[in-house]
Context: one part of a larger RNA
RNA sequence: CUGGGCGUAAAGCGCACGUAGGCGGCACAGUAAGUCAGGGGUGAAAUCCCGGGGCUCAACCCCGGAACUGCCCUUGAAACUGCUGAGCUAGAAUCCUGGAGAGGCGAGUGGAAUUCCGAGUGUAGAGGUGAAAUUCGUAGAUAUUCGGAAGAACACCAGUGGCGAAGGCGACUCGCUGGACAGGUAUUGACGCUGAGGUGCGAAAGCGUGGGGAGCAAACAGGAUUAGAUACCCUGGUAGUCCACGCCGUAAACGAUGAUAACUAGCUGUCCGGGUUCACAGAACUUGGGUGGCGCAGCUAACGCAUUAAGUUAUCCGCCUGGGGAGUACGGUCGCAAGAUUAAAACUC
Numbered sequence: 001c002u003g004g005g006c007g008u009a010a011a012g013c014g015c016a017c018g019u020a021g022g023c024g025g026c027a028c029a030g031u032a033a034g035u036c037a038g039g040g041g042u043g044a045a046a047u048c049c050c051g052g053g054g055c056u057c058a059a060c061c062c063c064g065g066a067a068c069u070g071c072c073c074u075u076g077a078a079a080c081u082g083c084u085g086a087g088c089u090a091g092a093a094u095c096c097u098g099g100a101g102a103g104g105c106g107a108g109u110g111g112a113a114u115u116c117c118g119a120g121u122g123u124a125g126a127g128g129u130g131a132a133a134u135u136c137g138u139a140g141a142u143a144u145u146c147g148g149a150a151g152a153a154c155a156c157c158a159g160u161g162g163c164g165a166a167g168g169c170g171a172c173u174c175g176c177u178g179g180a181c182a183g184g185u186a187u188u189g190a191c192g193c194u195g196a197g198g199u200g201c202g203a204a205a206g207c208g209u210g211g212g213g214a215g216c217a218a219a220c221a222g223g224a225u226u227a228g229a230u231a232c233c234c235u236g237g238u239a240g241u242c243c244a245c246g247c248c249g250u251a252a253a254c255g256a257u258g259a260u261a262a263c264u265a266g267c268u269g270u271c272c273g274g275g276u277u278c279a280c281a282g283a284a285c286u287u288g289g290g291u292g293g294c295g296c297a298g299c300u301a302a303c304g305c306a307u308u309a310a311g312u313u314a315u316c317c318g319c320c321u322g323g324g325g326a327g328u329a330c331g332g333u334c335g336c337a338a339g340a341u342u343a344a345a346a347c348u349c
Base pairs, nucleotide, nucleotide: 004320005319006318007303008302012317014201015200016199017198021194022193023192025088026087028085029084030083031082033081034080035077036076037075038074039073040072041071042070049065050064051063052062053061054060091191092188093187094186095184096183097182098181103177104176105175106174107173108172109171110154114150115149116148117147118146119145120144121143125136126135162169163168206247207246208245209244210243211242215241216240220236221235222234223233258316259315260314261313262312263311266294267293268292269291270290271289272288273287274286275285276284277283278282298305299304322349323348324347331342332341333340334339
């Protein structure tokens, strides 16, 4: 290079935007770079191949042919690709109208609960467990009532419900703001798809500086359990969890399933829109977008997937190539660090 693959066997980058590049709708005219056909030139010799011949054969050598799949010139063809010109509206985008939504950011507000503080009532226990003990309590605990403070999270609603590219998003109100969807005899006229590098976003934990700290809780201490118990259980408890700003850049970042487009039986639930009809608080039919269950063809090693494909195709990107060594060493880049990323070999089975 050719090839086969990537849900679970090795393999889809965590996700998006986008540069180069690759690929690209319908119809017309031109061009002739790619493409195709004819002719010509060249493609040294040797080698390879074919037919002969010479050394007793063969290797080897000699002769002839073919070939040298290439390059150049020239004449033509114009379907396809490219290029140029002028168009189209089915892709894409814009505009208008409308409803849905835990989409994002900021500010403010609320109630329940928890803990603590103060006060009242009240008395000997309370906690906790399999059973206990550590622990708290006559300096008045637990319980109960009232008042106050603080921080964090928002019960019910809640739903294989919704929104978001992914991570993720859940009390209420206001402000700012992104996207999707439906309808429209509106506009532009291929403006598109993908995307090496690049850039941005990116749970939790962790790091830096400054706040905050109710509950929970790595570490740690104690009590139990046990042969032991550096655990599981219990009593405490610090980082952290929360906020602001800045890093980190990883996860079973999962649908373990890249993005986009087209095509290929149905049935059924649900969310958000539109339309038609009717015996109109509603029902039936139909249509667009999402989200589930089942199922045919087809696919699959099987499990299963099945219009939300893992089916049938097309384009582009990423990735895989026996197990271990190893996602390690070394080097580079990034990071305050932790480490991340890129990424081998010896050896061994």